[in-house]
RNA sequence: UAGGAUCUUCAGGGCAGGGUGAAAUUCCUGACCGGCGGUGAGGCGGUAGUUGACGCUAAGCCCGCGACUCGCAGUACAGCAAGUGUGUACAGCGACUGACUUGGUGAGAAUCCAAGGCCGACGGUAUAGUCCGGAUGGAAGAAGAUCGCA
Numbered sequence: 001u002a003g004g005a006u007c008u009u010c011a012g013g014g015c016a017g018g019g020u021g022a023a024a025u026u027c028c029u030g031a032c033c034g035g036c037g038g039u040g041a042g043g044c045g046g047u048a049g050u051u052g053a054c055g056c057u058a059a060g061c062c063c064g065c066g067a068c069u070c071g072c073a074g075u076a077c078a079g080c081a082a083g084u085g086u087g088u089a090c091a092g093c094g095a096c097u098g099a100c101u102u103g104g105u106g107a108g109a110a111u112c113c114a115a116g117g118c119c120g121a122c123g124g125u126a127u128a129g130u131c132c133g134g135a136u137g138g139a140a141g142a143a144g145a146u147c148g149c150a
Base pairs, nucleotide, nucleotide: 001150004147005146006145007144008143009142010141017029018028019027031130032129033120034119035065036064037063038062042057043056044055045054060118061117069095070094071093072092074090075089076088077087078086080083100116101115102114103113104112122133123132124131
């Protein structure tokens, strides 16, 4: 230094204003928000200056992941009318899981610049990306500590 084991901490933002209505942060208008890793021609940094390298930062709609939902078989628990059955929980595996164009620069851009678009689980409720709820949950992952091996 890289990999490994154990543990700790952390790990999501957002409807102002107006309209209709008995009722809507749910409809109309308008406003606002953007998890994690990767990629990345931009930006910043130390230098007298330059180049390179390095560090930090940089995509909601490019690639992948997580969350939600569903299925499978398993384990544990519960309960009954005692079953090739039911419910709940858990970790695992699998499935599902949204959205971008145009112009500019350039050797090169779905990432830069400009413009115009588009997307956002489930349950509840006047139809919800933004309210309430599962969730004081889980988690992609980030940082750190310790151990031991090469």

Annotation: The RNA shown here (FMN riboswitch aptamer (RFN element)) has 150 nucleotides. The model forms 100% of the base pairs in the Rfam consensus. Its mean pLDDT, the model's own confidence on a scale to 100, is 76.